About this RNA: Model confidence (mean pLDDT): 85 of 100. Predicted 3D model of a 474-nucleotide part of an RNA (small-subunit ribosomal RNA, 3' major domain) from an uncultured Acidobacteriota bacterium.

Context: one part of a larger RNA
RNA sequence: UGACGGGGGCCCGCACAAGCGGUGGAGCAUGUGGUUUAAUUCGACGCAACGCGAAGAACCUUACCCGGGCUUGAACUGCGAGUGAUCAUCGGUGAAAGCCGACUUCCGCAAGGACACUCGUAGAGGUGCUGCAUGGCUGUCGUCAGCUCGUGUCGUGAGAUGUUGGGUUAAGUCCCGCAACGAGCGCAACCCUUGUUCGCUGUUGCCAUCAGUUCGGCUGGGCACUCUGCGAAGACUGCCGGUGAUAAACCGGAGGAAGGUGGGGAUGACGUCAAGUCAGCAUGGCCUUUAUGUCCGGGGCUACACACGUGCUACAAUGGUCGGUACAGAGCGUCGCGAACUCGCGAGGGGGAGCCAAUCGCACAAAGCCGGUCUCAGUUCGGAUUGUAGGCUGCAACCCGCCUACAUGAAGUUGGAAUCGCUAGUAAUCGCGGAUCAGCAUGCCGCGGUGAAUACGUUCCCGGGCCUUGUACA
Numbered sequence: 001u002g003a004c005g006g007g008g009g010c011c012c013g014c015a016c017a018a019g020c021g022g023u024g025g026a027g028c029a030u031g032u033g034g035u036u037u038a039a040u041u042c043g044a045c046g047c048a049a050c051g052c053g054a055a056g057a058a059c060c061u062u063a064c065c066c067g068g069g070c071u072u073g074a075a076c077u078g079c080g081a082g083u084g085a086u087c088a089u090c091g092g093u094g095a096a097a098g099c100c101g102a103c104u105u106c107c108g109c110a111a112g113g114a115c116a117c118u119c120g121u122a123g124a125g126g127u128g129c130u131g132c133a134u135g136g137c138u139g140u141c142g143u144c145a146g147c148u149c150g151u152g153u154c155g156u157g158a159g160a161u162g163u164u165g166g167g168u169u170a171a172g173u174c175c176c177g178c179a180a181c182g183a184g185c186g187c188a189a190c191c192c193u194u195g196u197u198c199g200c201u202g203u204u205g206c207c208a209u210c211a212g213u214u215c216g217g218c219u220g221g222g223c224a225c226u227c228u229g230c231g232a233a234g235a236c237u238g239c240c241g242g243u244g245a246u247a248a249a250c251c252g253g254a255g256g257a258a259g260g261u262g263g264g265g266a267u268g269a270c271g272u273c274a275a276g277u278c279a280g281c282a283u284g285g286c287c288u289u290u291a292u293g294u295c296c297g298g299g300g301c302u303a304c305a306c307a308c309g310u311g312c313u314a315c316a317a318u319g320g321u322c323g324g325u326a327c328a329g330a331g332c333g334u335c336g337c338g339a340a341c342u343c344g345c346g347a348g349g350g351g352g353a354g355c356c357a358a359u360c361g362c363a364c365a366a367a368g369c370c371g372g373u374c375u376c377a378g379u380u381c382g383g384a385u386u387g388u389a390g391g392c393u394g395c396a397a398c399c400c401g402c403c404u405a406c407a408u409g410a411a412g413u414u415g416g417a418a419u420c421g422c423u424a425g426u427a428a429u430c431g432c433g434g435a436u437c438a439g440c441a442u443g444c445c446g447c448g449g450u451g452a453a454u455a456c457g458u459u460c461c462c463g464g465g466c467c468u469u470g471u472a473c474a
Stems, first nucleotide, its partner, number of pairs: 001474002003471003007468007015458002019422005026313008034304002042053002064299007076123009089102005106113002125288002128286003134282002136277003139273001141271001146185006152161003165176003191265004196233005202227001205223003210220003236259001239253005315415001319374007331362003336355002341350003381412001386407007428450007
């Protein structure tokens, strides 16, 4: 000087408390451990591994296993020699890859050239090892308020001071004081989005007034309104009162769509964990070279006594079911979205209008509201499991996809110890979209609808900041 303390003081955070909903019990989905296996490829392991890499394992992917092949090689750059085509097509063999054969015979007058093959050679290739040799990127403490420097001063020195103190703040934020005076990286602001108003714009959007109307903004017409997008204004403790040290600031109020950082996002200081990644990529070293490379067929990554994590669906009446009826936002679409109409109980099929989309389509939002029914039961709750019959994608759904109909109708009656999330348009609840993608979503990333309860307080648990104290630790 740090670090640590079941030392002290001050102060924060869904840290506790106050509340609401869960997890832990059930079934299923998914990840992991373990076990099994020819293989169940690899990595990730407290927080910060475990719906994680994987924004899509039937083949491919694929790195694993078994079997069949190739050896200058699947891709790439040279050199030397030789051949002449190569590609495409066809035949044989084969599970395919491959192997064998047929056919074909480039450009140029020529020299030669292009390309391909064969042989040789230097390279090649490796998801083989080392993240404790590395770059880059990332997680975490933590969006915590800290981390430093120049000069000066103090100290023999390590170092101190500044950065401590009195207030204040979300903040090393600001004010005052002070042997310090300044400065840098952080904080804040500048950026995006949302909330209000104004100007411009007026189609594909909109419809107040007028006319027509098939009653549909449909047509004429219009651009007021909604909205789209661009620009501007607006919030600064600016104003008033009080408290305070006359300061910074705090409390209350006015005006205002919005008030004290308005809400949300992006943004992550010096550093810590030899944290993670050699399997995204790059890369040193080591290893491998008829194999640890590469091609193909099949299998596996989907196994199952069990254990854990994360989820979905429930256990019902604030509900189930049937009929009627209302209101979104954000997206996506030409290798695509696919309407009307029609067939089918349905998944879906036929059909093909329109749309490169404020025009057309996906697309009926659902919870909600109105009415009927069920009457507390393992049920008209719950839907696992299984049987049968179908549909779709795809070369192909046996291992191993999704969906539909009929039948079946398991566990489950609110969950031990323990444990998680959340402070407002949040939790809870309801549906919708997108990426990946031929197909496959209870996961992920977004979107809107309905919409709470509670916070006395900081003693305690956890994490953190500042000052101080002890120390046999560095």